[in-house]
Context: one part of a larger RNA
RNA sequence: GAUUGAACGCUGGCGGCAUGCCUUACACAUGCAAGUCGAACGGCAGCACGGGGGCAACCCUGGUGGCGAGUGGCGAACGGGUGAGUAAUACAUCGGAACGUGCCCUGAAGUGGGGGAUAACGUAGCGAAAGUUACGCUAAUACCGCAUAUUCUGUGAGCAGGAAAGCAGGGGAUCGCAAGACCUUGUGCUUUAGGAGCGGCCGAUGUCGGAUUAGCUAGUUGGUGAGGUAAAGGCUCACCAAGGCGACGAUCCGUAGCGGGUCUGAGAGGAUGAUCCGCCACACUGGGACUGAGACACGGCCCAGACUCCUACGGGAGGCAGCAGUGGGGAAUUUUGGACAAUGGGCGCAAGCCUGAUCCAGCCAUGCCGCGUGAGUGAAGAAGGCCUUCGGGUUGUAAAGCUCUUUCGGCGGGGAAGAAAUGGCAUGGGUUAAUACCCUGUGUCGAUGACGGUACCCGCAUAAGAAGCACCGGCUAACUACGUGCCAGCAGCCGCGGUAAUACGUAGGGUGCGAGCGUUAAUC
Repeated sequence: GAUUGAACGCUGGCGGCAUGCCUUACACAUGCAAGUCGAACGGCAGCACGGGGGCAACCCUGGUGGCGAGUGGCGAACGGGUGAGUAAUACAUCGGAACGUGCCCUGAAGUGGGGGAUAACGUAGCGAAAGUUACGCUAAUACCGCAUAUUCUGUGAGCAGGAAAGCAGGGGAUCGCAAGACCUUGUGCUUUAGGAGCGGCCGAUGUCGGAUUAGCUAGUUGGUGAGGUAAAGGCUCACCAAGGCGACGAUCCGUAGCGGGUCUGAGAGGAUGAUCCGCCACACUGGGACUGAGACACGGCCCAGACUCCUACGGGAGGCAGCAGUGGGGAAUUUUGGACAAUGGGCGCAAGCCUGAUCCAGCCAUGCCGCGUGAGUGAAGAAGGCCUUCGGGUUGUAAAGCUCUUUCGGCGGGGAAGAAAUGGCAUGGGUUAAUACCCUGUGUCGAUGACGGUACCCGCAUAAGAAGCACCGGCUAACUACGUGCCAGCAGCCGCGGUAAUACGUAGGGUGCGAGCGUUAAUC
């Protein structure tokens, strides 16, 4: 000099854009943060409508819109947080072969015919609660056989094994009392081949300090066989051999998430790893598996432990390193805000619902950037202050006065972009028996904004509301007076202060920076 997620002292007008628990991975009150689908299902607790009964209060009725709870599907493995652990099961770069893959895309084949349950519900119980028991009824895209098998798996090549589910829209003939059959469209479902993206695994190289850590290692190193896994492999096991690593630093100890980057520097390098992006690890502590395409799962389960809470003392409940917020720790770090309008995600045919992701707003000079606190004129060089050699000098065109302007702020009006998709209508194309339905192109119409009456624009009034901080001995830009008298004090280094201190304190003046200025801490 540059820099900071800074803090402290003094001061503080406005705006834009960013950042904001670096410390106790300490403990957490409260609310919210993952749901959705009635176009899978049986149904109907509540609401609205319709129908029936009744003088009325009201009662009955899944018939309709819908829908609590339940069965079922998908999601919950994403998104969000934190950096405890980890010095290599991590990360970065470059390679590799023995793998998996829900949703998505492309292709091939199929979607036939049956069965038995169970929740909800009803009845009767137990329990303080959390919850739970027995009996009975019922449905499915829940579950299980049978048939079939292009492909698939095993194989002794002869064979053997192995699937499925429906739902919704529309409809001219034909059948049917009707439901519907039937046709067609869409979407599901099953098997399989490939792809995309994603993930698992292996190798090489690189990745802090300590030798006052020199030897370490028995599943240890390799082989055979077996098991296990989606998959190679001591991954695991039996047997066999005695290997493997190490001064090119093994082992041990300490420290630490890694990278893109960031800061500094001419560079080489040094330091660092907040915000943003990629990867990893973790989710009260330790262990374990279940479900699933995917977890050994932050807001799932089981066990153990510590802690907290409820209890009728028998027994139960919980996990903010999600967003806010509280206590504590600390020099120190924000609101228990708004909205799903946009972007994105989950579910759904869709309408839509959910979304503390996200977009916004709030707080803080924490940082960067921009603007303002007025401009011109004005010498009687006013008054006052300070200094003085008492002549004067200086503050100083500074003020006052006169002439202007009105940014920002204030008040009053107008007022966005971010929003066109989805949807309605018309029309062309595809599909089809079909001018139905459905899909798609074009045109047109209409709806949708948290921010926000915000940005921005116009107008009105008035210089009106807006300057401080540090320093002035040398380094280092900037000097005098008074007070003090080795005292009080200053100080980054040299050093000042013991009676004329440009070095302490105050004042006047000056210098530097300026809504900041200094100090402290830290890095180059």
Annotation
This is a predicted structure of a 524-nucleotide part of an RNA (small-subunit ribosomal RNA, 5' domain) from a metagenome. The RNAcentral record of the full RNA draws on SILVA. Rfam family: Bacterial small subunit ribosomal RNA. Its mean pLDDT, the model's own confidence on a scale to 100, is 86.